RNA sequence: UGCGGGGUGGUGUAAUGGUAGCACACGGCCCUUUGGAGGCCAGAGUUUGGGUUCGAGUCCCAGCCCCGCAG
Repeated sequence: UGCGGGGUGGUGUAAUGGUAGCACACGGCCCUUUGGAGGCCAGAGUUUGGGUUCGAGUCCCAGCCCCGCAG
C1' cells in the first nucleotide's frame, strides 16, 4: 500500500430500519453477628463526518483506530 473483518456504559455481550437491552463491576439502600454472601434501586454507552429514510447502532460514502491475509 491492496483486500477482508471489526469498533455499543468501566468490562464483556445483544439489538427485523421503529423506546439501545442483559451480565459483571462501581455507587446507594435493605438484610445480617459481620459481609467478600443474598435482595432492591440508581448512574453510565452506539469511533468521527456526511448521505438515504417519516425514522439509522443497523443501509450507503469518506475518514480514524484495531485485527487478519497478500505484497
Notes
This is a predicted structure of a 71-nucleotide RNA (transfer RNA) from an Elusimicrobiota bacterium. The sequence was found in a public genome assembly. Rfam family: tRNA. Lineage of the source: Bacteria > Pseudomonadati > Elusimicrobiota.